Predicted 3D model of a 1462-nucleotide RNA (small-subunit ribosomal RNA) from uncultured Caloribacterium sp. The RNAcentral record of the sequence draws on ENA and SILVA.
RNA sequence: GGAUUCUAUUGUUUGAUCCUGGCUCAGGACUAACGCUGGCGGCGUGCCUAACACAUGCAAGUCGAACGGAGUAGGAAACUACUCAGUGGCGGACGGGUGAGUAACACGUAGGCAAUCUACCUUAUGGACCGGGAUAGCACACCGAAAGGAGUGGUAAACCCGGAUAAAGCAAAGGGGAGGCAUCUCUUCUUUGCAAAAGAGGGCAACCUGCCAUAAGAUGAGCCUGCGGCCCAUUAGCUAGUUGGUGAGGUAACGGCCCACCAAGGCGACGAUGGGUAGCCGGCCUGAGAGGGUGACCGGCCACACUGGAACUGAGAGACGGUCCAGACUCCUACGGGAGGCAGCAGUGGGGAAUCUUGCGCAAUGGGGGGAACCCUGACGCAGCGACGCCGCGUGGACGAAGAAGGCCUUCGGGUUGUAAAGUCCUGUAGAUGGGGAAGAAGAAGAUGACGGUACCCAUCGAAAAGCCCCGGCUAACUACGUGCCAGCAGCCGCGGUAAUACGUAGGGGGCAAGCGUUGUCCGGAGUGACUGGGCGUAAAGGGCGUGUAGGCGGGCCGGCAAGUGUAAUGUCAAAGCCCCGGGUAACCCCGGGAAGAGGCAUUACAAACUACCGGUCUUGAGGAAAGGAGAGGGAAGCGGAAUUCCCGGUGUAGCGGUGAAAUGCGUAGAUAUCGGGAGGAAUACCGGUGGCGAAGGCGGCUUCCUGGACUUAUCCUGACGCUGAGGCGCGAAAGCGUGGGGAGCAAACAGGAUUAGAUACCCUGGUAGUCCACGCUGUAAACUAUGGAUACUAGGUGUGGGAGGUUAGACCUUCCGUGCCGCAGCCAACGCAAUAAGUAUCCCGCCUGGGGAGUACGGCCGCAAGGUUAAAACUCAAAGGAAUUGACGGGGGCCCGCACAAGCAGUGGAGCAUGUGGUUUAAUUCGAAGCAACGCGAAGAACCUUACCAGGGCUUGACAUCUGAGGAAUCCUGUAGAAAUACGGGAGUGCCCUUUCAGGGAGCCUCAAGACAGGUGGUGCAUGGUUGUCGUCAGCUCGUGUCGUGAGAUGUUGGGUUAAGUCCCGCAACGAGCGCAACCCCUGUUGCCAGUUGCUAACGUAAAGACGAGCACUCUGGCGAGACUGCCGAGGUCAACUCGGAGGAAGGUGGGGAUGACGUCAAAUCAUCAUGCCCCUUAUGCUCUGGGCCACACACGUGCUACAAUGGGGUGUACAGAGGGCAGCAAAGGAGCGAUCCCGAGCCAAUCCCCAAAGCGCCCCACAGUUCGGAUUGCAGGCUGCAACUCGCCUGCAUGAAGUCGGAAUUGCUAGUAAUCGCGGAUCAGCAUGCCGCGGUGAAUACGUUCCCGGGCCUUGUACACACCGCCCGUCACACCACGAAAGUUGACAACACCCGAAGUCAGUGAAGAGCUGCCUAAGGUGGGGUCAAUGAUUGGGGUGAAGUCGUAACAAGGUAGCCG
Repeated sequence: GGAUUCUAUUGUUUGAUCCUGGCUCAGGACUAACGCUGGCGGCGUGCCUAACACAUGCAAGUCGAACGGAGUAGGAAACUACUCAGUGGCGGACGGGUGAGUAACACGUAGGCAAUCUACCUUAUGGACCGGGAUAGCACACCGAAAGGAGUGGUAAACCCGGAUAAAGCAAAGGGGAGGCAUCUCUUCUUUGCAAAAGAGGGCAACCUGCCAUAAGAUGAGCCUGCGGCCCAUUAGCUAGUUGGUGAGGUAACGGCCCACCAAGGCGACGAUGGGUAGCCGGCCUGAGAGGGUGACCGGCCACACUGGAACUGAGAGACGGUCCAGACUCCUACGGGAGGCAGCAGUGGGGAAUCUUGCGCAAUGGGGGGAACCCUGACGCAGCGACGCCGCGUGGACGAAGAAGGCCUUCGGGUUGUAAAGUCCUGUAGAUGGGGAAGAAGAAGAUGACGGUACCCAUCGAAAAGCCCCGGCUAACUACGUGCCAGCAGCCGCGGUAAUACGUAGGGGGCAAGCGUUGUCCGGAGUGACUGGGCGUAAAGGGCGUGUAGGCGGGCCGGCAAGUGUAAUGUCAAAGCCCCGGGUAACCCCGGGAAGAGGCAUUACAAACUACCGGUCUUGAGGAAAGGAGAGGGAAGCGGAAUUCCCGGUGUAGCGGUGAAAUGCGUAGAUAUCGGGAGGAAUACCGGUGGCGAAGGCGGCUUCCUGGACUUAUCCUGACGCUGAGGCGCGAAAGCGUGGGGAGCAAACAGGAUUAGAUACCCUGGUAGUCCACGCUGUAAACUAUGGAUACUAGGUGUGGGAGGUUAGACCUUCCGUGCCGCAGCCAACGCAAUAAGUAUCCCGCCUGGGGAGUACGGCCGCAAGGUUAAAACUCAAAGGAAUUGACGGGGGCCCGCACAAGCAGUGGAGCAUGUGGUUUAAUUCGAAGCAACGCGAAGAACCUUACCAGGGCUUGACAUCUGAGGAAUCCUGUAGAAAUACGGGAGUGCCCUUUCAGGGAGCCUCAAGACAGGUGGUGCAUGGUUGUCGUCAGCUCGUGUCGUGAGAUGUUGGGUUAAGUCCCGCAACGAGCGCAACCCCUGUUGCCAGUUGCUAACGUAAAGACGAGCACUCUGGCGAGACUGCCGAGGUCAACUCGGAGGAAGGUGGGGAUGACGUCAAAUCAUCAUGCCCCUUAUGCUCUGGGCCACACACGUGCUACAAUGGGGUGUACAGAGGGCAGCAAAGGAGCGAUCCCGAGCCAAUCCCCAAAGCGCCCCACAGUUCGGAUUGCAGGCUGCAACUCGCCUGCAUGAAGUCGGAAUUGCUAGUAAUCGCGGAUCAGCAUGCCGCGGUGAAUACGUUCCCGGGCCUUGUACACACCGCCCGUCACACCACGAAAGUUGACAACACCCGAAGUCAGUGAAGAGCUGCCUAAGGUGGGGUCAAUGAUUGGGGUGAAGUCGUAACAAGGUAGCCG
């Protein structure tokens, strides 16, 4: 110098957020086990289960220097040496094991013994004299299978006994002194009494060792006490030797320890008693700590030794390897009897997920015996086995790029494995061989080593040994293939239904490493039991309210005391361990020293602020006295009026009543209505009020009596008398129960009528309990302010009830007590609370700890019952919840739009036909589209083709693309077979570019060959791009910055106006901006200018015609402009936006139309337009050909056309468009034909030529009919297109002439050049529209208005919805599984009680006795009735979970009857 410097979260409830709250993960630790794997060493550690049973061996003996003797050896013998059974001594009470029992003075800690003992050891003092006796061994004889026993005889001692002695000792009595702690203790003196011994063993001896008594020490033990450490109160009362006393006994010793007698005590809510569990501690693990968990190894204590009981011996035992008895079990047996106790070390079986060698040695340490040598020692020291744990080491090092091969991935370029390998050069741990070789062993010398020829050292050889888990987030680490809600994974959230970083495999990667994972347990994280350090208005949580017991807490001042408290000192909290330093060391292990800090207990001293206690005092807390006024406060009695109903009578007549509408019901026997009289019960209109009173429940007409509480005012009195309150006691709405009354109205149950799919409901008509009274019970409510009580403090403002004071007499001011609202600070998750706190504090009580199971079961208590109260668990879930946010939704509200309704017009739905779809059929009827937003849709045009479908015939590098090789020009004409595709032939014909002699090469094309590949309208629109529909041309959707909010978010964007519009104005914590709206674009409506052909023609010239000359005025064409902007006027208006009216104007408030479609929604549509990932097919799912099909037809639906006629049909005459199209074309004129059409063909590549109107209008016919309406259907005859009109085209003529006479329920479009009606054109197209896209002609009716239907916008409200109401969700029933309760019982365990019997044994009695007998106690056993707990039980009850089951619709929105509590 150092020994205190330490605290981390995460995932998961939601669309998102904050909070509450549980679940889960990462860490550390194991006496561990399991899976895969496994090189070495050191040090540790190893039956947690059956305190289950044990074979075998060993684990406690020793002493001949206590004794007699026996044997062996030597010796001739005396004798010597050795060994040994027995007597005797010491030790077997230690050491070793285990944790069953034990909740106890068992343990820990601190004390006490003035209430004790202590062998061996140490110290000190004193002593050992005289005698006697027995017995084992042994000998003889005997019983028994054995174990063993017994008789006779003789024998020794340190064996046993008697006597003597007695300093000290003990007992009794008496006296003195000292001390203490109550009983008392110490010391001293006197008297009386009592009790010893081995003079032994060894030694030549000195001497050593032993013996007796006493005192002391040391050690060990015993007893007592304070304090401390588990769970259950669903264990609340326990206790008869029980508590105490007196006496006697017993013990080493106190004591009901035992006994007799006496008293009636003792313990308990500060938890007795009972039940369950458990050895306790030092410590160990974890934790920042406080704590929590634990009690393996090591150490201390306790308890136990097959189970139970008992004593003996002994200093010490109720004795693990002693004894006796009982019991269970095992073994031996000659069946008569015996033997045994591994929870000592090894070991065996068994149990179990699981735990070792029947090893070596006493060399060391320690123990027993011995004088010693020495003997014994499974204590111990070592070794063995096990990765069981901790620690260390190794599995190589350097160089090495053609970045090898292989694998995997790939965008096919490459990337990665990867310097990794190979290869080259080294090193030398482990290993092998050889050589050397310890310490551990002592005071000196000698001897002595199990481990062990081990560790270690040297030399030589020698690269030889890596796995496991993980890779979706938490959590470090990603790809491919396989699989296809399967197989499987999973700690939580969750993955898997064809592109899985989540399953399996592979490659790659990450982590740890001789290990790695898993499982289990504990602590942590968890502030999730909160002492440190939580909460209770709505998340779980305030008792329904009061009164008050114990308890807790408690005002001012003074004095005392020192229990609490503080400081200091002393003792102690063993060692080990933790921590620090140091040594050895690589580290672990180990050794030495220190720190003992903080803290516990005890003792002593000091302090006196605070608390307690004692004493005194005070008045402000509390209470009392006095005077007042307020009040539905309570109880009892009495008295009113209104109304309902009923009864009687009168008037009066056909209805009344009731509902959404009805019916049941009442009424001609006279109702309802109305008038009069009467009866009875219940409730008390108005006043009446977020007014009053009460503790709460609750209390409402008036009067009287009795009675409780609060408030105010001014003084006086008492003097802390206070606050809270576990239990207890009382009160306690409604419903309900008992007994007896009462009963008008209302009204569960019940009945009937309706409603309805049903309607055991809602509605209606009735109606009984009940509601009322008295007495008694029940004891619960959303008993709510979801807010316990008390006290103090902390801005205000404004109502109201009751007092008091002041006063300028006011509608004023001040103040106290109540009762409301608003609001600051503060608090809160937010909502909100805010002097009536949910703020700031103190005190006391109650309560909470995830959801469900469940306020349930069982048990207890209460109740007449109903039931109440107290109150779990198994099992199950990953949430359940609170507040707030954004949406969506509502059979919520407000405002506002839209052909949404209404007002109109025309339709659809009925008919026939066309067309699409469904269905059916079929070889195929290809596919897609599916409410709006599929269905005249893809398809702007299926006879072949198209074509994707079917049947059949064919092809296989292919009909098409690229590459390689070989051959050939390409190409054209043509024959045979065939349905064609195709197959086999014949003939003609050789080009272009380059080098160039032949010849070769190249581009394009054709043929052949091989293989890479082509091809697919095969699948997936839920893998995609692109495109499109729809809400919706609805007015919305967002952003930046700022501000507000913890946050999701809000604000802006809401509000007041206004608009078609989030259009604009005003206001405003917002200010701006973007995508949308509008405008800019196109068409159209007016006009100017320019231009004037193919357009136009007023004037001029020409013959009929703009046909020509001419002209460009007009029309028109098509470019550029103008014009309209609420610009002007008036009115309204916030004098803002704007609205209304007006003027002018072609047009007026967006002039009309179009194009234009915000953020997004619908996994909307499309893989069959196209593109495209992945999957699938490859002599076929590709390609080709012929024929067929997509066109079918009992039906059903959508969209249309044509009609049903006179506003029409027919005939005839006659007029006027726009926009388009035209060379494989439009086609005039002319001609033919009834016509479709044909012939011919001018003109026109088009403001030039061509295609071109109909309704209309004029005239005529038809007079209401299945028609001169309607045209389907069918027949015949034709035309056109095309290779080809049979299936299956269009058109024409003649003939035929169906249904249909205006359409049920229902439903569509349209607000003006619109609907309706009329025709014309175009795309597609050889041909083929009633469809589609366009064009113009004629040209209406109606809109009061926004209640309702539908859709939408904004604001607001509720929500249990968020896949968003096509949402969510409840209960019965049915099925399966799981745990639990009840149950006639059955079985077992445990503790106790009563009685019976009673071994061994102690004690007692008896006896001469050590023989025996008897008695008390008592283990085991038996009998009996109860108790507690557990298991099981036909059946039964509810509960939980489970997939898409059944029935309904209860709740969430006003959930369609508001919901909820009792």